[in-house]
């Protein structure tokens, strides 16, 4: 580096928007309402960190010059599953 197996955290909160619709109203054909669902790169707040990326540095070497995290911050990423996923084990 491949391929297998394991693999955590944080809302599936609000809003709008479409489509299904208990129920309720007027009503000729149909209109209004709307409990709850769902779908939606649609917006808003809020949260995570274990792709990546940045910082400070324990540490570490071929030592005055280098290389540096699981700490940090969260640009990106990620908060329902799928998908990714640091890191560990096997195998080439």
């Nucleotide at each position: 580096g491949c391929g297998c197996g394991g693999g955590a955290g944080a809302g599936u909160u609000c809003c709008g928007u479409c489509g299904a619709u208990a129920c309720c109203g007027g009503u000729u054909u149909u209109c209004g309402g709307g409990c709850u669902c769902g779908g939606u790169g649609g917006g808003a707040c809020g949260c995570c960190g274990a792709a990546g990326g940045a910082g400070c540095a324990a540490c570490c070497g071929c030592c005055c010059c280098g290389g540096a995290a699981a700490c940090u911050c969260u640009c990106a990423g990620g908060c329902g599953a799928c998908a990714g996923g640091a890191c560990c084990g096997c195998g080439c």
Molecule: Glycine riboswitch aptamer
Organism: soil metagenome